RNA sequence: UGCGGGAUAGUGUAAUGGUAGCACGCCACACUCUGGAUGUGGAAAUCUAGGUCCGAAUCCUAGUCCCGCAG
Numbered sequence: 001u002g003c004g005g006g007a008u009a010g011u012g013u014a015a016u017g018g019u020a021g022c023a024c025g026c027c028a029c030a031c032u033c034u035g036g037a038u039g040u041g042g043a044a045a046u047c048u049a050g051g052u053c054c055g056a057a058u059c060c061u062a063g064u065c066c067c068g069c070a071g
Stems, first nucleotide, its partner, number of pairs: 001070007010024004018054001026042005047063005
């Protein structure tokens, strides 16, 4: 430098263009003499900027960062 892949709650990981889920973690409550475990509830995320579309995490363009391949 070229090509390919990736970026989603604190972490990991889903989501045929139609309400952004799940697990672990965190917080509150219940339970308990206390803690843990368990149960119930809650907060928290689509890398950035544009475009297409009635509607974009998803499609298109450009950029940033990470990984791989080739030179």
The RNA shown here (transfer RNA) has 71 nucleotides and comes from a Patescibacteria group bacterium. The RNAcentral record of the sequence draws on ENA. Its Rfam family is "tRNA". Lineage of the source: Bacteria > Bacteria candidate phyla.